[in-house]
Predicted 3D model of a 354-nucleotide part of an RNA (small-subunit ribosomal RNA, central domain) from Candidatus Iainarchaeum sp. Its Rfam family is "Archaeal small subunit ribosomal RNA". On this family, see Yusupov et al., Science 2001: "Crystal structure of the ribosome at 5.5 A resolution". The coordinates come from a structure-prediction model, not an experiment, and the mean pLDDT is 85.
Context: one part of a larger RNA
RNA sequence: UUGGGCUUAAAACACCUGUAGCCCGUUUUUCAAGUCUUUGGUGAAAUCAGCCGACUCAAUCGGCUGAAUGGCUAAAGAUACUGUUAAACUUGGGGAAGGAAGACGUUAGGAGAAUUUUCGGGGUAGCGGUGAAAUGCUAUGAUGCCGAAAAGACUACCAGUAGCGAAGGCGCCUAACGAGUACUAUCCCGACGGUGAGAGAUGAAAGCUGGGGGAGCGACCAGGAUUAGAUACCCUGUUAGUCCCAGCUGUAAACGAUGUGGACUAUGUGUUCUGUGCCCCAAGCGGGUAUGGAGCGCCGGAGUGAAAACGUUAAGUCCACUGCCUGGGGAGUACGCUCGCAAGGGUGAAACUU
Numbered sequence: 001u002u003g004g005g006c007u008u009a010a011a012a013c014a015c016c017u018g019u020a021g022c023c024c025g026u027u028u029u030u031c032a033a034g035u036c037u038u039u040g041g042u043g044a045a046a047u048c049a050g051c052c053g054a055c056u057c058a059a060u061c062g063g064c065u066g067a068a069u070g071g072c073u074a075a076a077g078a079u080a081c082u083g084u085u086a087a088a089c090u091u092g093g094g095g096a097a098g099g100a101a102g103a104c105g106u107u108a109g110g111a112g113a114a115u116u117u118u119c120g121g122g123g124u125a126g127c128g129g130u131g132a133a134a135u136g137c138u139a140u141g142a143u144g145c146c147g148a149a150a151a152g153a154c155u156a157c158c159a160g161u162a163g164c165g166a167a168g169g170c171g172c173c174u175a176a177c178g179a180g181u182a183c184u185a186u187c188c189c190g191a192c193g194g195u196g197a198g199a200g201a202u203g204a205a206a207g208c209u210g211g212g213g214g215a216g217c218g219a220c221c222a223g224g225a226u227u228a229g230a231u232a233c234c235c236u237g238u239u240a241g242u243c244c245c246a247g248c249u250g251u252a253a254a255c256g257a258u259g260u261g262g263a264c265u266a267u268g269u270g271u272u273c274u275g276u277g278c279c280c281c282a283a284g285c286g287g288g289u290a291u292g293g294a295g296c297g298c299c300g301g302a303g304u305g306a307a308a309a310c311g312u313u314a315a316g317u318c319c320a321c322u323g324c325c326u327g328g329g330g331a332g333u334a335c336g337c338u339c340g341c342a343a344g345g346g347u348g349a350a351a352c353u354u
Stems, first nucleotide, its partner, number of pairs: 004325003007308002012322001014202001016200002021195003025089004031083001033082002035078008048066007092192001093189004097184002104178007111155002115151007126137002163170002207248006216242002221237004259321006268298013303310002327354003336347004
């Protein structure tokens, strides 16, 4: 419990596709279902209002007339709006064409510094680590230096409040295949659209199953320190894991803590991609400047807001659709159902307490 809300107070599903549903551009036309008007029927009585009457009055009761009654039903009409029929349109949407931009995805091949290990050379007493140390390594020659080889992981600089992607996310080079966005002057289709309960697809890290791989790092664990203690912070080691293939899991402060789509509402400034005009030029995939479109940032007026702040990338002003919230704790727990190999996930209370 509403004429309220959802950045931070409770509350936008992690994200997309999409079924039903809901909503839907411009012009003319048909019908008249919704809608509106008129009339008839029905809508019991009591109740209510006016008047009259009865009990001495009143309360109360009776009579007459009227009012009211969400609505239902029938007939006749109206046609602005919603709907329906038919025809057309191009602004929404989609497609074609053109030249660009991009860490967008998948697969394959190649490259690189570093690290560790092994081998060879040469070389001698320490190395390593810390606040200080010790555990540890080292005379079977370590550390440091030079050369060679192997392995796995990663991709410095460029790198940027830069770019791309629905989100998660994506960064060495090359190729193949695949996808999406922006811009441009025309052309084509002609409302084909928006949202979206269920449903489906994708979804970091960690974790799980099977098979590989294992350099570095490193939960667990062992040891050394610190300390009153030290199941830690620091140090020396090190197992799962981190990597690859196939499958599962389905969650995150999955955040812009801000659902998606559309319309409208001051400027200024920077940057990325793209179009056009002019100028410069060493003539190139160049530079400058002005002006459009699309993104990414900063400031800021009106307005909004409890404030912080937001402010054409809105949290302003409106429309359409969806999800969600209702004091704190108990509790994202119990029970049930469902998904999962498991770990657990989804759905999700109450008593009681304050």